[in-house]
Context: one part of a larger RNA
Molecule: small-subunit ribosomal RNA, central domain
Organism: metagenome
RNA sequence: CUGGGUGUAAAGGGCGUGUAGGCGGAGAUGCAAGUUGGGAGUGAAAUCCAUGGGCUCAACCCAUGAACUGCUCUCAAAACUGUAUCCCUUGAGUAUCGGAGAGGCAAGCGGAAUUCCUAGUGUAGCGGUGAAAUGCGUAGAUAUUAGGAGGAACACCAGUGGCGAAGGCGGCUUGCUGGACGACAACAGACGCUGAGGCUCGAAAGCGUGGGGAGCAAACAGGAUUAGAUACCCUGGUAGUCCACGCCGUAAACGAUGAAUACUAGGUGUUGGGAAGCAUUGCUUCUCGGUGCCGUCGCAAACGCAGUAAGUAUUCCACCUGGGGAGUACGUUCGCAAGAAUGAAACUC
Numbered sequence: 001c002u003g004g005g006u007g008u009a010a011a012g013g014g015c016g017u018g019u020a021g022g023c024g025g026a027g028a029u030g031c032a033a034g035u036u037g038g039g040a041g042u043g044a045a046a047u048c049c050a051u052g053g054g055c056u057c058a059a060c061c062c063a064u065g066a067a068c069u070g071c072u073c074u075c076a077a078a079a080c081u082g083u084a085u086c087c088c089u090u091g092a093g094u095a096u097c098g099g100a101g102a103g104g105c106a107a108g109c110g111g112a113a114u115u116c117c118u119a120g121u122g123u124a125g126c127g128g129u130g131a132a133a134u135g136c137g138u139a140g141a142u143a144u145u146a147g148g149a150g151g152a153a154c155a156c157c158a159g160u161g162g163c164g165a166a167g168g169c170g171g172c173u174u175g176c177u178g179g180a181c182g183a184c185a186a187c188a189g190a191c192g193c194u195g196a197g198g199c200u201c202g203a204a205a206g207c208g209u210g211g212g213g214a215g216c217a218a219a220c221a222g223g224a225u226u227a228g229a230u231a232c233c234c235u236g237g238u239a240g241u242c243c244a245c246g247c248c249g250u251a252a253a254c255g256a257u258g259a260a261u262a263c264u265a266g267g268u269g270u271u272g273g274g275a276a277g278c279a280u281u282g283c284u285u286c287u288c289g290g291u292g293c294c295g296u297c298g299c300a301a302a303c304g305c306a307g308u309a310a311g312u313a314u315u316c317c318a319c320c321u322g323g324g325g326a327g328u329a330c331g332u333u334c335g336c337a338a339g340a341a342u343g344a345a346a347c348u349c
Stems, first nucleotide, its partner, number of pairs: 003321004007303002012317001014201001016199002021194003025088001027086005033081002035077008049065006091191001093187002096183003103177007110154001115149007125136002162169002206247006215241002220236004258316006266294013298305002322349003331342004
């Protein structure tokens, strides 16, 4: 390389968008590049192979045949691929109507709770733990009442519920805005799928500048525990957590399962629509989209998967090829840095 693979053994890119490329629905007609058939030329000799022969055999040598699976030209065929023209509506899309949703961005508002401040009541403890101590408190704490300040998060509803491509999204209201779904079948007519590079987005932590800072809390300090305790427990506590703008670009970024399409028993929940029937405040049946559980065939090393496939097929991309060395070194690109991306070898088992 081929082959075989990628839920858990090595292996699905964190997610999208999309360039080149690859692949691509039904019908008609033409062309003939691919394709198929016939013919011609060429495909040196030697070699290889088959048969026969010559050295006593063999290696070796000689003859004949086959082969050289290729290339060029030419005649034809038109099913498939391609290409050109016309055409179709099922794929994809647009329009109309409708309902669902923590989808996104911005602004405003609300109540509970913690902390702090002020004032009142009140007096000796509070707090914390396995037990304590550090700590707070007669300069009046804890508790309780009233008022005020400020920041962050939104109890119940809440649900293998919903939305989003993923990361993720949860108080309420308003504005702007994206997508999906159902019904219908008006428009349009293959406009599609995938996608190397490219570009965008991308939790937490971290970084830069400027704000903010209630609670929590790396680091740090103290108290305990212990043989020790640079921990677990306790009392404090700074970065950070929050906001704006800019960077970083990684995660067990997980369903450890790439995207798309078609097909392949059933049963039962739930969620968003629609239709019919019976009826009224709903029930039954059917149907489209999502999200769960169980299960047949099949698959699988087993576990398990099973119409949301890990089944049966097709297309395209990514990735794997024994363990360690090592996601390291070197080089390159990116980054303010931290570092990220790409990514070996010697050696060793």